[in-house]
RNA sequence: GCCCUAGUAGCUCAGCCUGGUAGAGCGAAGGUUUCGUAAACCUUAGGUCGCGCGUCCAAAUCGCGCCUAGGGCU
Numbered sequence: 001g002c003c004c005u006a007g008u009a010g011c012u013c014a015g016c017c018u019g020g021u022a023g024a025g026c027g028a029a030g031g032u033u034u035c036g037u038a039a040a041c042c043u044u045a046g047g048u049c050g051c052g053c054g055u056c057c058a059a060a061u062c063g064c065g066c067c068u069a070g071g072g073c074u
Base pairs, nucleotide, nucleotide: 001073002072003071004070005069006068007067010026011025012024013023020057028044029043030042031041032040050066051065052064053063054062
C1' cells in the first nucleotide's frame, strides 16, 4: 500500500442483504411478595446506531470519504 470483518443502551449482541415506531438478554432504579434477605414476578429509566457528506418523502440500513480494532496479502 491492497483486501476482508467488526463498531448499535453500562456489558454481550440482534436488526442492515430486502430503507418505514430502534430491540433482546444481563446489569441499574422502583414496586409486589417475605419477620428480613435472596430468588421469582411487574414496572421504569438508559441510544447524536464510530464520524462527516450525499441519495431519498423517509437512512442503523443504500453510496462516497475518514477514524478505531482484529485478520489476511505484499
This is a predicted structure of a 74-nucleotide RNA (transfer RNA) from a Nitrososphaeraceae archaeon. Its mean pLDDT, the model's own confidence on a scale to 100, is 85. The organism belongs to Nitrososphaeraceae, within Archaea. Its Rfam family is "tRNA". Rfam classes the family as a transfer RNA. Rfam describes the family as follows. Transfer RNA (tRNA) molecules are approximately 80 nucleotides in length.